[in-house]
Molecule: transfer RNA
Organism: Patescibacteria group bacterium UBA4664
RNA sequence: GCGAAUGUAGUUUAAUGGUAGAAUGCGACCUUCCCAAGGUUGAGGUGUGGGUUCGAUUCCCGUCAUUCGCA
Numbered sequence: 001g002c003g004a005a006u007g008u009a010g011u012u013u014a015a016u017g018g019u020a021g022a023a024u025g026c027g028a029c030c031u032u033c034c035c036a037a038g039g040u041u042g043a044g045g046u047g048u049g050g051g052u053u054c055g056a057u058u059c060c061c062g063u064c065a066u067u068c069g070c071a
Base pairs, nucleotide, nucleotide: 001070002069003068004067005066006065007064010024011023012022013021018054026042027041028040029039030038047063048062049061050060051059
């Protein structure tokens, strides 16, 4: 330099163009003499900029980051 893949919550990951879920972690409460474990509940997310569409995590283009291959 060329090509490809991946990017969603603090972390690990689901999601046929139609309300973004779960696990774990975190906060509050219950339970317990205390801790641990358990239960209830709450907050928190689509790398980024555009386009298509009534509607985009999803489709298209650019860009950024990481990884792999070729040279």